[in-house]
RNA sequence: CCGUGCUAGGCGGGGAAGUAGCGGUGCCCUGCACUCGCAAUCCGCUCUAGCGAGGCCGAAUCCCCGUCCGAGGGGUGUGUGCUUUGGGGUCAGCGUGCCGCGCGACGGUGUCGAAGGCCAGGUCCCGUGCGAUGGACGUCCGUGAACCAGGUCAGAUCCGGGAGGAAGCAGCCUUAAGCGAUCUCGUCCGUGCGCCGCGGGUUCGCCUGGCCGGAGCCGGAGCACGGAGGCGCGCCCGGGGGAUACACCUCGACGCCGGGUGCACGG
Numbered sequence: 001c002c003g004u005g006c007u008a009g010g011c012g013g014g015g016a017a018g019u020a021g022c023g024g025u026g027c028c029c030u031g032c033a034c035u036c037g038c039a040a041u042c043c044g045c046u047c048u049a050g051c052g053a054g055g056c057c058g059a060a061u062c063c064c065c066g067u068c069c070g071a072g073g074g075g076u077g078u079g080u081g082c083u084u085u086g087g088g089g090u091c092a093g094c095g096u097g098c099c100g101c102g103c104g105a106c107g108g109u110g111u112c113g114a115a116g117g118c119c120a121g122g123u124c125c126c127g128u129g130c131g132a133u134g135g136a137c138g139u140c141c142g143u144g145a146a147c148c149a150g151g152u153c154a155g156a157u158c159c160g161g162g163a164g165g166a167a168g169c170a171g172c173c174u175u176a177a178g179c180g181a182u183c184u185c186g187u188c189c190g191u192g193c194g195c196c197g198c199g200g201g202u203u204c205g206c207c208u209g210g211c212c213g214g215a216g217c218c219g220g221a222g223c224a225c226g227g228a229g230g231c232g233c234g235c236c237c238g239g240g241g242g243a244u245a246c247a248c249c250u251c252g253a254c255g256c257c258g259g260g261u262g263c264a265c266g267g
Base pairs, nucleotide, nucleotide: 001267002266003265004264005263006262009057010056011055012030013029014028015027020046021045022044023043024042034054035053036052037051038050063260064259065258066257068255072251073250074249075248076247077246078245079244080243082241083240084239085238086237087236088235090234093233094232095231096230098227099226100225102223103222106219107218108217109216116212117211118210119209120208121207122206123205124201125200126199127198128197129196130194131193132191133190134189135188136187137186138185141180142179143178149174150173151172152171157166158165159164
C1' cells in the first nucleotide's frame, strides 16, 4: 500500500418556551435526514443523553475537534408612531354642549279685530249655610224579672169565737236595666264629599267674558356677536400593552477551511 472480517462511532442539528436542571414529544429555523411504539395540567433521566424493540453503514464525502461564515431565535437600551390608563393645565387650539342678545329661511294666527289697557267672574284662603255621607244618643216597635219591680192575686197559709183582716206563690196584665230591630223623625259630633248658596280676604300669575284700542303677535331650522368654562380631542408629566427602525449583548442550523481517530488475519 492492497484485500477480507470486526470494533469505537454514526444514521441529523439548533432556538425559544417549559423544567431545580437535562434530553424528548409539541412550536419555530435549517434542509432531506433508517423503521415501529410512547409522551403537555406529558414521558424519560440525575450528569452528557430521550426510553423500549428491530435494521443499516462503519474507520472516512460519511465519525470526532477547532477557526470562520451566518439562516433564524432571545435579551437590553434608544428613537418613532399606535393603543390603553392616572394626574395637570389650557376656552387667546379644535369640536360639541350651556346662557344672553340680535338677524332670520319657513310656518301659524290676526280688520270675522293683533299687541296693549280697563272691568267682572273663576282659579287660591277664611268663616258659614244647604245637601250627601258616617257615628253616638233620644224617639217609635218587639222582646225582656223563679224571689230581691208594680197591679190583680184562684188555691194554699196566718190572725180572729165570728164578722172580717193580713202577707202573698203560680197565672194574667204592665214596666226598668238590657237585648234586637227600624232607620221615620229630632239633637250632637265628624268628613281626602259637592258642576250648590252667602259673607269676607288676597292677587293680577293663569283662564273665561265684556269694553276701549286699531296692526301686529306667536313658533322657529340656521347664522352672527358677547359670556361662562361642562364634556371630548389636541398639549405637558407618568404607568401598562403590542408594533417598527437602529445599536449593543447572547445562542446558533446549513456551509467553507484546517486538524484528529482503531483491532485481527492474508498478500
Bacterial large signal recognition particle RNA from a soil metagenome, 267 nucleotides, folded computationally. Rfam family: Bacterial large signal recognition particle RNA. A reference for the family is Rosenblad et al. (2003), "SRPDB: Signal Recognition Particle Database", Nucleic Acids Res. It is annotated as a non-coding RNA gene. The model forms 91% of the base pairs in the Rfam consensus. The prediction has a mean pLDDT of 78.